Predicted 3D model of a 373-nucleotide RNA (Bacterial RNase P class A) from a Candidatus Rifleibacteriota bacterium. Model confidence (mean pLDDT): 75 of 100. The organism belongs to Candidatus Rifleibacteriota, within Bacteria. It matches the Rfam family "Bacterial RNase P class A". By type it is a ribozyme.
């Protein structure tokens, strides 16, 4: 320089016009003047809470879900710190097993010494461990020499050392041991398991002793923790229409007689009045908020705390658009200039997070190539 990854930050500007939402002010009305109008992801709908209604004294039971400490937040399965493990690279120590730093990356990471299951193909063997090749065959047998023993065969049989076979071979290296070999015995090294020990808030580490019991719980299962449904939540008005519930209207009784009271009975129709439910519509809930933007302070960091200033969409079948000019980018062209086009996408109660799209552009960091010193 060139091209590729992978993140941060940006996310086409301005002007005229006709319109649409919303809304303000004028106007008796028509109708006129202004204001204001998508995003970093608005999406997916995957977590968490606000907020609504529901449900609840406490406890089970079933089904899901989450699950290292510690901090932060309104909370989280989200973020910051730490730990622990685990891959990859490089150094360094060791005879080795294996240990220590370093740079980078993964982790749903409670329990596998509570119990039950599981393990594809490959392999002789996969959890009560196993003999295919290989090694021995000391003992016990057969047989040779022919003799207080040697030797042969590899039969009985012993061996997990070493070869294949796998994600994984029942702890690893080295030394004794053995007939050959085995934690069979020691030393290291790994692992578990206890500790009235150190150091840390802890998660854990570090030392002592004890011992050697594979993997797997996004497989049953334990142990801890976690109430359901959503704005179409809910709340207020409140028709036409059809349906409901009650008065009046009927008879007796009390009474002179009306009103009234009381009992009985109708309450089928039709026609009034009066109650309350639903439905269509309509209002709210609705957008000021766990807010943005500076500044100062706090803290290792997530993030918090004071001041100060600023309002920025609210639809309801869903408005944010369409055409003109001029810049900018992009493609073609040698030019002059021409066409096309502007990534990814688009609010509906409302925020914090994930996650997934995203041209160009500026910017970090990385790999690969080439050229130059």
């Nucleotide at each position: 320089c060139a091209g590729g990854g992978c993140g941060g930050c940006u996310g086409g500007u301005c002007g005229g016009u006709c319109g649409c939402g919303u809304u303000u002010c004028c106007g008796u009305a028509a109708g006129g003047a202004g204001a204001u109008g998508a995003g970093g992801a608005a999406a997916g709908u995957c977590c968490g809470g606000g907020c609504u209604c529901c449900a609840c004294a406490g406890g089970g039971c079933a089904u899901g879900g989450c699950g290292c400490u510690g901090g932060g937040u309104a909370a989280c399965a989200c973020c910051c710190a730490g730990g622990c493990u685990u891959c990859g690279g490089a150094a360094a120590a060791g005879a080795g097993a294996u240990u220590u730093u370093c740079c980078g990356g993964g982790g749903a990471c409670g329990g596998a010494a509570a119990g039950u299951g599981c393990a594809a193909c490959a392999g002789a063997a996969a959890a009560u461990a196993a003999a295919c090749c290989g090694c021995c065959g000391a003992u016990g047998g057969u047989c040779u020499c022919c003799u207080a023993g040697a030797g042969a065969c590899a039969c009985a049989g012993g061996u997990a050392a070493g070869g294949g076979u796998g994600a994984a071979a029942a702890a690893g290296u080295g030394c004794g041991g053995u007939a050959a070999g085995a934690g069979c015995g020691c030393a290291c090294u790994g692992g578990a398991g206890c500790g009235u020990c150190u150091g840390g808030c802890a998660a854990c580490a570090g030392c002592g002793c004890u011992u050697c019991u594979g993997g797997u719980a996004a497989a049953c299962c334990c142990c801890g923790c976690c109430g359901g449904a959503g704005c179409a939540a809910g709340a207020c008005c409140g028709a036409a229409c059809a349906g409901g519930g009650g008065g009046a209207u009927g008879a007796a009784a009390c009474g002179g007689c009306c009103c009234g009271u009381u009992u009985c009975g109708u309450u089928a129709c039709u026609a009034c009045c009066c109650c309350g439910g639903g439905u269509a519509g309509g209002u709210c809930g609705c957008u000021u908020g766990a807010g943005g933007u500076c500044a100062g302070g706090g803290g290792a960091g997530a993030c918090c705390c004071u001041g100060a200033u600023c309002c920025u969409a609210g639809a309801u079948a869903g408005a944010u658009g369409g055409c003109c000019g001029a810049c900018g980018c992009c493609u073609c062209g040698c030019a002059a200039g021409a066409g096309g086009g502007c990534a990814c996408a688009g609010a509906a109660c409302c925020c914090g997070g994930c996650u997934u799209a995203u041209a160009g552009g500026c910017u970090g960091c990385u790999c690969u190539g080439c050229u130059u010193u």